A computed fold for a 528-nucleotide part of an RNA from an uncultured bacterium, annotated as small-subunit ribosomal RNA, 5' domain.
The RNAcentral record of the full RNA draws on ENA and SILVA.

Context: one part of a larger RNA
RNA sequence: UUGAACGCUGGCGGCACGCCUAACACAUGCAAGUCGAGCGGCAGCGCGGGUAGUAGCAAUACUAUCUGGCGGCGAGCGGCGGACGGGUGAGUAAAGCGUAGGGACCUGCCCAGAAGAGGGGGAUAACCAAGGGAAACUUUGGCUAAUACCGCGUAAACUCGAGAGAGUAAAGAUGCCCUGAGAGGGGUGUUGCUUCUGGAGGGACCUUCGUCCGAUUAGCUAGUUGGUGAGGUAACGGCUCACCAAGGCGAGGAUCGGUAACUGGUCUGAGAGGACGACCAGUCACACUGGGACUGAGACACGGCCCAGACUCCUACGGGAGGCAGCAGUGGGGAAUAUUGGACAAUGGGGGCAACCCUGAUCCAGCGAUGCCGCGUGGGUGAAGAAGGCCUUCGGGUUGUAAAGCCCUUUAGGUUGGGACGAAGGUUGGUAGGGGAUAAUCCUAUUAACUUGACGGUACUAACAGAAUAAGCACCGGCAAACUCUGUGCCAGCAGCCGCGGUAAUACAGAGGGUGCGAGCGUUAAUC
Repeated sequence: UUGAACGCUGGCGGCACGCCUAACACAUGCAAGUCGAGCGGCAGCGCGGGUAGUAGCAAUACUAUCUGGCGGCGAGCGGCGGACGGGUGAGUAAAGCGUAGGGACCUGCCCAGAAGAGGGGGAUAACCAAGGGAAACUUUGGCUAAUACCGCGUAAACUCGAGAGAGUAAAGAUGCCCUGAGAGGGGUGUUGCUUCUGGAGGGACCUUCGUCCGAUUAGCUAGUUGGUGAGGUAACGGCUCACCAAGGCGAGGAUCGGUAACUGGUCUGAGAGGACGACCAGUCACACUGGGACUGAGACACGGCCCAGACUCCUACGGGAGGCAGCAGUGGGGAAUAUUGGACAAUGGGGGCAACCCUGAUCCAGCGAUGCCGCGUGGGUGAAGAAGGCCUUCGGGUUGUAAAGCCCUUUAGGUUGGGACGAAGGUUGGUAGGGGAUAAUCCUAUUAACUUGACGGUACUAACAGAAUAAGCACCGGCAAACUCUGUGCCAGCAGCCGCGGUAAUACAGAGGGUGCGAGCGUUAAUC
């Protein structure tokens, strides 16, 4: 000094930390969705409308039914996001990491700029009908939409090409105003779409140097080393292939074996150095084991797909389903490590114009003296030096101002009240400015009202009562602060080293007394 454990003990708070072992197996719940301002629709909910019935004089109420007309919305098509965030350290001694550079590259969303956004088409889910299956699921036929898909036109600063030239794209949605019987049209705003250039941020690749132990591992290498050509990639390259040459690495340690994620840093030390790499931050790798690609700007993808394997589960035996090294939690292993909690209020992320939705990221709470820090367990006075204990040379000494008694205080804890910061925003209305057509939607600023807190019975604070609720642990032979009595008798035992114990033991055991630390104290383990 510690991510500690064990023994005895244990009042409160703040801030941190909490499976180091089996990368062992996992019941259950949750951890990635969102957009109706892309689309066809309408299963469920609410509203409106139509029809019928009942009650009523009627308004109306109730019931049944129809209706996407409205708020919305299950399932579906489509878009974006599921490549981030979160976990773990198995593998890896170099395709890694750290460091300093490089040129042959890619980049969704975001920013700036240049140009465009014309005109058509055919499908398909949902749905309906008919079937198969125990289930998972699935087959056939029919209908339909789009910001889904496909031609045509347009085409350069893009691509190919020496040039001439050739080739390559798109999608709409919505607010408001005007017009119109309606469908629609016009204007305007916002957003989206296509191509290209540049940027920002991100990523890929190459190189220098550094990066543990073993020589009881000395030779290693055939796509191996280089060239030419081709293929492949976002891109350079034996990355791959054909041919040619015979090279390349190595005692300055190749190859092989063992161990290990790396770093900023952490611990220690006067430093040099040594040991370590929990938490936090950056990078890497992995996601039941092994392999593979698909989609995509980005993956060879933890909660996606396919194949093989082991294991578990369901089955009507034909066949199917699964992957906590996400958060909790269970079994197991272990000396040993927590709740199947609350909230999206804040910060951040995804989607959305927004409202908002989702978020076991995160913020909080719970448990644990695991660590660090702070506070308390009372203060003053009090000699008859009480009683009791222990010792005694029997005079007394000591425990000891310690207690009692008297006088005070009330932190923390308890009870009853008050009570923040963390809240920025959001909605609606007004005003001003911008924009637009002197319009509106819209944008910005300002203002008014309303409204948003898990923590939280919060922090903090006021009052009340009453010393009331709160001290242990180790040691006392020397090292090393602290001594006597009794018991025991080389026994029982102690012990870090030296060593104690065989009848006067300051070393064993108990007691009284003392010393050291103190909500801790010792022991064990480990590093300097």